Predicted 3D model of a 370-nucleotide part of an RNA (large-subunit ribosomal RNA, domain IV) from an Acidobacteriota bacterium. It matches the Rfam family "Bacterial large subunit ribosomal RNA". Its family is annotated with structural constituent of ribosome and ribosome in the Gene Ontology. The RNAcentral record of the full RNA draws on ENA. The source organism's lineage runs through Bacteria, Pseudomonadati and Acidobacteriota. The coordinates come from a structure-prediction model, not an experiment, and the mean pLDDT is 83.
Context: one part of a larger RNA
């Protein structure tokens, strides 16, 4: 010096980002408990008060039952079954007087700190095994779709294979919300997706005009020639075989419509009232339609520490309101909610060595000397 503990005058969060950490509460009995609230909670709310041992005395009670005994009903004539009182016996047990001892009686240990005010998440679950436990997943509950069974769908090379399911739309898959309350508005121009089928467009295939190629032959030439061949050039039927036009052709696209708890989207400039400001109103431009409701400096506000109130002696944080909402907004839910959370803001009492401001002291480790 450092570790792990005890303890401290006075003061009691001045300490920090932050009351981290440590104190404090504490277990039974007893009184006694508010807002709110889904009437179940909330709640061990909160706040308070008791205890130890001796003696009256194992007393008052209270539990349990055999004989005796006394008694009540029923049937029936002495038996039976039921009830009721029940001394004594075991068991189990206050309250209250009076005493007695210590600092201290739940004498050690073990064993909620308490209230409040937002947020977000309904709830009890799950999670980064080895830095994140949470507002993150996942929940019941709601919604849309898709699937009629050899179901959709998943596996897969293949299978009369396997799950789905020894289930049948109150089933079963996939998305998206995310208890509950009150609600969930407008836009189908765009992508999606479902639906038409009249027209335009279209593959492969099917037609099959027309055109090249190729040649029996036939014509010119030229050369040698008796001819018959030969050699260049044009013409050309049929077949063969190369391209090939008009025309027939399906789904899909264009095209009509539907569908936002399908992907998405929800406007601007100007002007107006008998102070002023303000703008119910008006007028124009654009649009598929211009953001309802409700909430709003918010886990979302750039300006900003936004104004105004509250709470402090002082408050960039919190709480109510305002609303010019850079950039909230309604199942990528919108707003509320009791009760719940080792989640987070912010207050307050109680605590306290967190701090003013340190000290002693225990036990273990360093390290220096012997």
């Nucleotide at each position: 010096c450092c570790c792990u503990c005890u303890u401290u005058a006075a003061g009691g969060a001045a300490c920090u980002c932050g009351g981290c950490a440590a104190a404090u509460u504490a277990a039974c009995c007893c009184u006694g408990u508010a807002a709110c609230u889904u009437u179940g909670g909330a709640a061990u709310a909160a706040a308070g008060g008791g205890a130890g041992c001796c003696u009256c005395a194992g007393u008052a009670g209270u539990g349990u039952u055999g004989u005796a005994a006394c008694u009540c009903u029923u049937u029936u004539u002495a038996c039976a079954a039921g009830g009721g009182u029940g001394a004594a016996g075991c068991a189990u047990g206050a309250a209250g007087a009076g005493g007695c001892c210590g600092c201290a009686g739940a004498a050690a240990a073990a064993u909620g700190g308490u209230c409040u005010u937002g947020g977000c998440g309904a709830c009890u679950g799950u999670u980064u095994a080895c830095u994140a436990a949470a507002a993150a997943c996942a929940c019941a509950g709601g919604u849309c779709u898709c699937u009629g069974c050899a179901a959709a769908g998943u596996c897969a090379a293949a299978a009369u294979a396997a799950c789905g399911a020894c289930g049948u739309a109150u089933a079963g898959g996939g998305a998206c919300u995310g208890a509950c309350a009150c609600c969930u508005g407008c836009c189908c121009g765009g992508u999606g997706c479902c639906g038409g089928a009249a027209g335009g467009u279209u593959a492969a295939g099917g037609g099959g005009a027309a055109g090249g190629g190729u040649u029996a032959c036939c014509c010119c030439u030229g050369a040698u020639u008796u001819a018959a061949g030969c050699a260049g050039g044009g013409g050309a039927a049929a077949g063969c075989u190369c391209u090939g036009a008009a025309c027939c052709g399906a789904a899909g696209c264009c095209c009509c419509g539907g569908u936002a708890a399908a992907c998405g989207g929800c406007g601007g400039c100007c002007g107006u009232a008998a102070c002023u400001a303000u703008a119910a109103c008006g007028g124009u431009c654009c649009u598929a339609a211009g953001g309802u409701a409700g909430c709003g400096a918010a886990a979302u506000u750039c300006c900003u520490u936004g104004u105004c109130g509250g709470g402090u002696a002082a408050g960039u944080u919190c709480c109510g309101a305002c609303c010019c909402g850079c950039a909230c907004g309604a199942a990528a839910g919108g707003u509320g909610u009791a009760a719940c959370g080792a989640c987070u803001u912010g207050g307050a009492c109680a605590c306290u060595g967190u701090c003013u401001c340190a000290a002693a002291g225990a036990g273990g480790g360093g390290c220096a000397c012997g």